[in-house]
Annotation
Predicted 3D model of a 1513-nucleotide RNA (small-subunit ribosomal RNA) from a metagenome. Its Rfam family is "Bacterial small subunit ribosomal RNA". Gene Ontology terms of the family: structural constituent of ribosome and ribosome.
RNA sequence: AGGGUUUGAUCCUGGCUCAGAACGAACGCUGGAGGCGUGGAUUAGGCAUGCAAGUCAAGCGAGAACGUACCCUUCGGGGUAUUAGUAUCGCGGCGAAAGGGUGAGUAAUAUAUAGAUAACCUGCCCCUGGGACGGGGAUAAGGGUCGAAAGCCUGGUAAUACCCGAUAUGCCGGUAGAUCACAUGAUCAGCCGGUCAAAGUUGGCGUAAGCUUUCACCCAGGGAGGGGUCUAUAUCCCAUUAGCUUGUUGGUGAGGUAACGGCUCACCAAGGCUCUGAUGGGUAGCCGGCCUGAGAGGGUGGCCGGUCACACUGGGACUGAGACACUGCCCAGACUCCUACGGGAGGCUGCAGUCGAGAAUCUUCCGCAAUGCGCGAAAGCGUGACGGAGCGACGCCUCGUGGAGGAUGAAGGCCUUCGGGUUGUAAACUCCUGUCAGGGGUUAGGAAUAAGCCGUCGCCAAUAACGGCGGUGAUGACAAAGGCCCCAGAGGAAGUCACGGCUAACUUCGUGCCAGCAGCCGCGGUAAUACGAAGGUGGCAAGCGUUGUUCGGAAUCACUGGGCUUAAAGAGCACGUAGGCGGCUUUGUAAGUGGGCGGUGAAAGCCCCCGGCCUAACCGGGGAACUGCCGUCCAAACUGCAUUGCUUGAGUACCGGAGGGGUGAGUGGAAUUCCUGGUGGAGCGGUGGAAUGCUUAGAUAUCAGGAGGAACGCCGGUGGCGAAAGCGACUCACUGGUCGGUAACUGACGCUGAGGUGCGAAAGCCAGGGGAGCGAACGGGAUUAGAUACCCCGGUAGUCCUGGCCGUAAACGUUGAGUACUUGGAAGGGGGAAUAUCUAUGUUCUCUCUUCCGGAGCAAAAGCGUUAAGUACUCCGCCUGGGGACUAUGGUCGCAAGGCUGAAACUCAAAGGAAUUGACGGGGGCUCACACAAGCGGUGGAGGAUGUUGCUUAAUUCGAGGCAACGCGAAGAACCUUACCUGGGCUUGACAUGUUCGUAGUACAACCCUGAAAGGGGAAGGAUCCGGAAUCUUCCGGAAGCGAUCACAGGUGUUGCAUGGCUGUCGUCAGCUCGUGCCGUGAGGUGUUGGGUUAAGUCCCGUAACGAGCGAAACCCCUAUCGUUAGUUGCCAGCGGGUAAUGCCGGGGACUCUAACGAGACUGCCCUCGCUAAGGGGGAGGAAGGCGGGGACGACGUCAAGUCAUCAUGGCCCUUAUAUGCCCAGGGCAGCAAACGUCCUACAAUGGCCGACACAGAGGGAUGCCAAACCGUAAGGUGGAGCAAAUCCCAGAAAGUCGGUCCCAGUUCGGAUUGUGGGCUGAAAUUUGCCCGCAUGAAGUUGGAAUCGCUAGUAAUCGCGGAUCAGCAUGCCGCGGUGAACAUGUUCCUGAGCCUUGUGCACACCGCCCGUCAAGCCACGAAAGCCGGUAAUACCCGAAGUCGGUCACCCAACCCUCGGGAGGGAGCCGCCGAAGGUAGGAUCGGUGAUUGGGACUAAGUCGUAACAAGGUA
Repeated sequence: AGGGUUUGAUCCUGGCUCAGAACGAACGCUGGAGGCGUGGAUUAGGCAUGCAAGUCAAGCGAGAACGUACCCUUCGGGGUAUUAGUAUCGCGGCGAAAGGGUGAGUAAUAUAUAGAUAACCUGCCCCUGGGACGGGGAUAAGGGUCGAAAGCCUGGUAAUACCCGAUAUGCCGGUAGAUCACAUGAUCAGCCGGUCAAAGUUGGCGUAAGCUUUCACCCAGGGAGGGGUCUAUAUCCCAUUAGCUUGUUGGUGAGGUAACGGCUCACCAAGGCUCUGAUGGGUAGCCGGCCUGAGAGGGUGGCCGGUCACACUGGGACUGAGACACUGCCCAGACUCCUACGGGAGGCUGCAGUCGAGAAUCUUCCGCAAUGCGCGAAAGCGUGACGGAGCGACGCCUCGUGGAGGAUGAAGGCCUUCGGGUUGUAAACUCCUGUCAGGGGUUAGGAAUAAGCCGUCGCCAAUAACGGCGGUGAUGACAAAGGCCCCAGAGGAAGUCACGGCUAACUUCGUGCCAGCAGCCGCGGUAAUACGAAGGUGGCAAGCGUUGUUCGGAAUCACUGGGCUUAAAGAGCACGUAGGCGGCUUUGUAAGUGGGCGGUGAAAGCCCCCGGCCUAACCGGGGAACUGCCGUCCAAACUGCAUUGCUUGAGUACCGGAGGGGUGAGUGGAAUUCCUGGUGGAGCGGUGGAAUGCUUAGAUAUCAGGAGGAACGCCGGUGGCGAAAGCGACUCACUGGUCGGUAACUGACGCUGAGGUGCGAAAGCCAGGGGAGCGAACGGGAUUAGAUACCCCGGUAGUCCUGGCCGUAAACGUUGAGUACUUGGAAGGGGGAAUAUCUAUGUUCUCUCUUCCGGAGCAAAAGCGUUAAGUACUCCGCCUGGGGACUAUGGUCGCAAGGCUGAAACUCAAAGGAAUUGACGGGGGCUCACACAAGCGGUGGAGGAUGUUGCUUAAUUCGAGGCAACGCGAAGAACCUUACCUGGGCUUGACAUGUUCGUAGUACAACCCUGAAAGGGGAAGGAUCCGGAAUCUUCCGGAAGCGAUCACAGGUGUUGCAUGGCUGUCGUCAGCUCGUGCCGUGAGGUGUUGGGUUAAGUCCCGUAACGAGCGAAACCCCUAUCGUUAGUUGCCAGCGGGUAAUGCCGGGGACUCUAACGAGACUGCCCUCGCUAAGGGGGAGGAAGGCGGGGACGACGUCAAGUCAUCAUGGCCCUUAUAUGCCCAGGGCAGCAAACGUCCUACAAUGGCCGACACAGAGGGAUGCCAAACCGUAAGGUGGAGCAAAUCCCAGAAAGUCGGUCCCAGUUCGGAUUGUGGGCUGAAAUUUGCCCGCAUGAAGUUGGAAUCGCUAGUAAUCGCGGAUCAGCAUGCCGCGGUGAACAUGUUCCUGAGCCUUGUGCACACCGCCCGUCAAGCCACGAAAGCCGGUAAUACCCGAAGUCGGUCACCCAACCCUCGGGAGGGAGCCGCCGAAGGUAGGAUCGGUGAUUGGGACUAAGUCGUAACAAGGUA
């Protein structure tokens, strides 16, 4: 510090997501030791049990027992002493208001910071001063009685309990004074009156009185510490909460409080709060701090500390210094428990613990040794505060699980190209070390001091006592801990997550869109580095991952630090309130602002330094900091405030100007329609074409007249005016704004503008008019698959006017208003000034409005560019991913329609902007092609052949599938082929290599048995080579062969979507690219576009491009002309010979030909067109002319095109017996309701048949071609000459020519089919070959929609050859013969190339995509209602209790004249008053038949709305 993700790619906008840190955590796997921390976040839900607040006998009363000792005894027991003034009970005092827990409530009765209290209180503690005198009456307990208990009644005693009186610095009232302060008043010292105190106890001395002492007690003042109250500032969300308030706001008086105060009450006034957010609703304890962050911020408030609130829920007071009181009291309520049913008891949000709910949070531990607190004179007691231990890897920190050496680099695992690599110095092994844990031993600190004792000082009458100081002097829960020493021995101690990218780390196997993964993008459909496992690797480590939450990254709410033309975003426009902002100048002030000083900002924490635990975490000390608040002093530039002026901002005045600015009234012509009349006579109208419609009752057309409504042609213009909406005939009236000029007046009067108010196109609404044309709805006609549309004929609202609503638009410049500044050019509208003697004009300058181009700059780019989207300032509005949603709900406005305001659940990882390259378009331009057109001949109909589909079948093997599969792989299936089926067999195999063993009667094998064969079984006979020994027989070893064994073979099994190779296609189309440079942020562009030209990116010119490559062309082959060379097997002109005849022979090279080398053609020449070029047109010459004709040759790429069955090949699959291998026999590939493709033959007379005659080319031939001759009607047979071929043979070319016949007919056309007899090949011809003869003689008379080929030696037509092949072409590949027609065009169909344009396409139009319906699922809204919560209101009832009243009943203290009084109490009454009840509303939530839309979901239905002119922009 950034990364991933929208695209084919790019830049931008923008969301989602990741890497970091943190946590009171939880979950999964795993787990050695220690230290320090930390641990009920949920139900403030319910709680068993124990403990958590007592203490004081030196305040007071009472007062045991067990036990022990002694005594007595009727042996049952009793007494005394001790236990012991102990336990215990009670009165009294102090404490119990602290400590401890929790966060429910609380948005201010709270908290934080700073102040105020002249408006207050304060037990214990400290200091100062003073005092403590005299009296009195009760009551607990104990005793008795009742009761289950709680408790009641009776009698009865003490005090530091209670009461009265005295004294009085205090307090209260009155009075007058000083000082100080000041809104009030405070302080001090007087006088008068009223009024309030007390308690003892310990020790010592003393006979006593008494003295003294300790601790207590009373009054007053002060202090410290603690608290109450008040003020300012700060403190979350919702405006879909905008108004709230009656004790409310203030006053007077009274009451009340420690104290101010409507705190309470009576009366009076009518105030108080609020957009700087009142009131209401939601949520929440607050802070120091903590987490994060560069910071500013954001989040948070657990532990520790401060503070507040609460204590089962609600209410209340009592006591007290302090409470409205966690372990006190009263009442009400809910709940739980006890009960003898009459009544009672209880409150863990103290420490442990338990149940429940929950993802989840500990021991019913030890100790008061330390620290602290309460009581006590003290000893001491109490203390779940606290100190410790326990449990939990919950967190932080530290340590260890060993160190060094160790390579045939062991074994094993994994991978492998089989060579090896890797795990890996890792292990083993050797030598060491000794942390932690284990065993043994030893030991420090946490402990200070108290009583007591000793010494000394003080107090005192005192050497008692008491107090101070020094010395001495008990006490350890933790702790089996910690430190140190010794022993032993590498021994007891490693996991977890990841490994596609982000993100460090890769292979194999399994799986096969399954199982699964996933934070985002995304993986998985048979070769998965993404799933699962293994090996390996990377990261962290006693932990590692996951989940959740917070901050960060996120400048993604932007104060620091964002935006609004097109990405989300400028309100439709204006006026204007509050507010915000504001020209030059003088003086003052000091609120803001700046500076100095002071106070405060608790401690802890963070940071720095030092120190203590071995280190660290942790802890101690010091410092800094705490950015804040308050006070005070100084400054006066800027802002504010007050004040003095000014004129430039703004306005006024005066003089001129332009204009569809607005409103009202009036007027006008053209046109449409209608009415009347005339003329006229058959159609009109309308469309792509029609029809509906109108018309002989006279339309349309035309003339004249009339009526009515609406709109204003030409001028007219990126011309004018207006704030916008908007405004267009002419005239008049009224009226707004604006521009120019003058510089007279005012003197900042300005800008913006939340709310508010007004204006506001069209449509729509209400009322009344009006209604010509047009025209939603509607009717009809067409179109169409449909056509609720587009087109046509009609036509109602409406459009128009008046009045009133509505308040919205792509209300757009998609650009808020204002001010200032910043290079230019061109033009238009309206003014002004100067100038020119070109004056209906021009030039220059200037103000204002409008438009275009363009610089800097800006911008993602497109673009904007003095009219900014530049540079700045001011104010307002608005935005924060897409969808849901211009929605729901609430509110508000509206007559309604609807408008304004305006969410959430849920869902997606995008949605977008600009530009780029393609592709596409029922976009455009240019140009090609048998693409069309023009022609010729076909196919589609028939029969047959052949291929395919389908069906059938045991099998009908497999592949090929638009063009570019279908006479294709097949250049030839009877067996074989053959891959298929049935059956029979074989198993190291039909074939290859290697290992081991065996093998001379071995290999081989006549012959025999079985069998359909293969195979199985037997068997006479019977070998070869090499080396050695050895010599003539053999022995040993080896090779070959054979048998057995193990590795392996084998597979036309699968994947052409794992591949190589080969091939098809676009397409012989003219394209496809690169280097460098230049342009662009970039994708990319340029070059390659443009002007010409070409078959061509062919060439020329131009040119920020210059060059180059692959293609095109050329080079190669064939062919057309000629030459040279050569002359056999070819040829034969001339010469010679010969034959029935033939180059047959001699010979010849002339010719043809053969086959090698050359020549030739290049727009070279002429004319012309053209940019002078490239090139085009015409011509000459030439065998050939503008590429002469044909072939081979196929760019970058496309189609996951075809082929695993040519071959090769990765992976997968089958292989000991039941094989997907191998062999064999037979069958099938040939099956036939049907369909398609490609062909053949025809339908006939340009023909059929018969006879005669003529002319090719290119091939083939030895298991071959086969001559002559003979036989057969023929197929063919016999025969065998010749020929490995320019020699011989196949071999007869056919159409053609000549002659004859047929006479238009299903025929002398056509030949299918069938019968029969033959021939040939071949082991074999039945399934299933070909041929011949005879007989038979089918369909078919030129072929619907549609469709194919061909531009010249072509189409058409005719035959010939060859490959394959034993045999078997109508197919294929070749060959020649005869030999046309039409087109000189590019509108259309198809395909293609280039440029351009649009795009929402990029799997690229066979694209994308919308809506209804149907299905599933999810969340939400509405809904008759139903259920619940919350806070109030009104009324009723009214507990406890304070206050007040009453008090006839009761009463110890005081007074008394003894009667009573004062005073107190019970009871009763009143106000208030919780819970409860009743009632009507408000608000929030749950649920609800049904209903509404919405989101989502590989392959549903209907259409085709949008994206191209998307086919109606």